Molecule: transfer RNA
Organism: Clostridiales bacterium
RNA sequence: GCUGCUAUAGCUCAGGAGGCAGAGCGUAUCCUUGGUAAGGAUAAGGUCGGCAGUUCGAAUCUGCCUAGCAGCU
Numbered sequence: 001g002c003u004g005c006u007a008u009a010g011c012u013c014a015g016g017a018g019g020c021a022g023a024g025c026g027u028a029u030c031c032u033u034g035g036u037a038a039g040g041a042u043a044a045g046g047u048c049g050g051c052a053g054u055u056c057g058a059a060u061c062u063g064c065c066u067a068g069c070a071g072c073u
Stems, first nucleotide, its partner, number of pairs: 001072007010025004019056001027043005049065005
């Protein structure tokens, strides 16, 4: 220098042929207990890496950029 893959909640990840953004773990509150742990209920937490484009509508499609990983030279 070229190519490919990845980027979504605090962590690990799903979702993805365009139409309300999710799970597990974790966190907070409550229930239960004499008190813990376990169990149960509820809730908070995201401008889906950034900037543009296409579209009535983009996490999803397109371009560029950034970061990480891998390969080639």